[in-house]
C1' cells in the first nucleotide's frame, strides 16, 4: 500500500428496503413481617460519520472513523 470483519439502549446481541426487538441492567408497582425470587408495568438506541440511490435505508453503493484479521 492492498483485501476482509465488526460498529444498534448501561452491557451482550438479533435485526437480509417498509413503524427498531430480546435477555441481562436500571425504575415504579404487586406479593413477603422483611430481603431475595416471582409477577405487571415504564424510560432508555435519530442504528460509528458524512453523501449518493430509491416513494422508503439498520439493510444497498461510495468515502471517512475506530477496533480486529490476513496479504505484500
Nucleotide at each position: 500500500g492492498c483485501c476482509c470483519u465488526u460498529g444498534u439502549g448501561g452491557c451482550u446481541c438479533a435485526g437480509c428496503g417498509g413503524u427498531a426487538g430480546a435477555g441481562c441492567a436500571u425504575c415504579g408497582c404487586c406479593u413477603u413481617g422483611g430481603u431475595a425470587a416471582g409477577g405487571c408495568g415504564g424510560a432508555g438506541a435519530u442504528c460509528g460519520g458524512c453523501a449518493g440511490u430509491u416513494c422508503g435505508a439498520u439493510u444497498c453503493u461510495g468515502c471517512u472513523c475506530a477496533a480486529g484479521g490476513g496479504c505484500u
Source information: A computed fold for a 72-nucleotide RNA from a Tissierellia bacterium, annotated as transfer RNA. It was read from a public genome assembly. Its mean pLDDT, the model's own confidence on a scale to 100, is 83.